[in-house]
Molecule: transfer RNA
Organism: bacterium
RNA sequence: GCGCGCAUAGCUCAGUGGUAGAGCGUUUGCAUGACACGCAAAAGGUCCCAGGUUCAAUCCCUGGUGCGCGCA
Numbered sequence: 001g002c003g004c005g006c007a008u009a010g011c012u013c014a015g016u017g018g019u020a021g022a023g024c025g026u027u028u029g030c031a032u033g034a035c036a037c038g039c040a041a042a043a044g045g046u047c048c049c050a051g052g053u054u055c056a057a058u059c060c061c062u063g064g065u066g067c068g069c070g071c072a
Base pairs, nucleotide, nucleotide: 001071002070003069004068005067006066007065010024011023012022013021018055026042027041028040029039030038048064049063050062051061052060
């Protein structure tokens, strides 16, 4: 330099056009003499950035940034 993949909650990841979710973690409550386990609830998101297409974009298109893999 060229090609491919990835970027979504604190972490690991779903979500392929119509109100953004799960597990773990965090907080509160229940329960216990207390703790753990368990149960219930809550908080937490600029869906990497900028444009475009569309009535509508995390999703499709273009460019950029970061990371990874391959080729040279």